Predicted 3D model of a 78-nucleotide RNA (c-di-GMP-I riboswitch aptamer) from Candidatus Electrothrix gigas.

RNA sequence: AGUUGAUAAAGCCACAGCCGUCGUGAGGCGGUGUCGGAAAGCUACGGAUCUCAACAGCGAGACCGCCGGGUUACCUGC
Repeated sequence: AGUUGAUAAAGCCACAGCCGUCGUGAGGCGGUGUCGGAAAGCUACGGAUCUCAACAGCGAGACCGCCGGGUUACCUGC
């Protein structure tokens, strides 16, 4: 430097639910919680799904813990 793996160690994240708050809404943020994860870190780039508007338009938005891509990274082994 590259690569493999989660069954090791040290750590990390935080499903659903609940409370508060923002939003027309999908949903986001914070707390609690802990189903799971080897990138469940980042990125809305492609697809899927969802929301709003519209019923003639091909718009705007949400979501990466749905799939794929890009990019960075701890540890063991090779």